[in-house]
RNA sequence: GGCGGCUUGGCCAAGGGGUAAGGCGACGGCCUGCAAAGCCGUUAUUCUCCGGUUCAAAUCCGGAAGCCGCCU
Numbered sequence: 001g002g003c004g005g006c007u008u009g010g011c012c013a014a015g016g017g018g019u020a021a022g023g024c025g026a027c028g029g030c031c032u033g034c035a036a037a038g039c040c041g042u043u044a045u046u047c048u049c050c051g052g053u054u055c056a057a058a059u060c061c062g063g064a065a066g067c068c069g070c071c072u
Base pairs, nucleotide, nucleotide: 001071002070003069004068005067006066007065010024011023012022018055025043026042027041028040029039030038048064049063050062051061052060
């Protein structure tokens, strides 16, 4: 230098046009003599960033950044 993949909460991770599942963790509550376990609730209005398409974009298109891999 060329090509490809990935980027979603504190962490892991689904979702591929109609407004973001689930798990872990954290916080609050129930339970308990106190805990642990269990149960309930809360935890992403900027989905890496900028532009475009669309009535509507995490999702489609173009560009940029970061990480990983292949080729040279």
Background:
Transfer RNA from a Desulfobacterales bacterium, 72 nucleotides, folded computationally. Its Rfam family is "tRNA". Rfam classes the family as a transfer RNA. The prediction has a mean pLDDT of 81. The sequence was found in a public genome assembly. NCBI's taxonomy places the organism under Bacteria, Pseudomonadati, Thermodesulfobacteriota, Desulfobacteria, Desulfobacterales.